[in-house]
Molecule: SAM riboswitch aptamer (S box leader)
Organism: soil metagenome
RNA sequence: CUUAUCAAGAGUGGUUGAGGGACGGGCCCGAUGACACCCGGCAGCCUACCAGGUUCCCACCUGGUGUGGUGCUAACUCCCGCGGAAGAACCAAUUCCGGUAGAUAAG
Numbered sequence: 001c002u003u004a005u006c007a008a009g010a011g012u013g014g015u016u017g018a019g020g021g022a023c024g025g026g027c028c029c030g031a032u033g034a035c036a037c038c039c040g041g042c043a044g045c046c047u048a049c050c051a052g053g054u055u056c057c058c059a060c061c062u063g064g065u066g067u068g069g070u071g072c073u074a075a076c077u078c079c080c081g082c083g084g085a086a087g088a089a090c091c092a093a094u095u096c097c098g099g100u101a102g103a104u105a106a107g
Base pairs, nucleotide, nucleotide: 001107002106003105004104005103006102011039013038014037015036019029020028021027023081024080025079026078040073041072042071044070045069046068048065049064050063051062052061053060054059077101082098083097084096085095086094
């Protein structure tokens, strides 16, 4: 950079000890122990295997296991951040759609 996904799922464990939720605003989590690491767990992507289906072949589709590589394990990606629509006399609240940004995987 490209493509795909982002409303599901996952601990009354151990070590440590003050910060954390990407950024800005908000709103939250946290000494009843955050973050991090270890263990455990989950099953999204790739891989491996198994079952079924399509097919002349190549190959493809669906489901399962969780072998390996990653990832994840508070809150919809916690919400908004730009634009549009609905709404309203106007402004706003609210709802919806798309986008930006971010995260993850594969290339």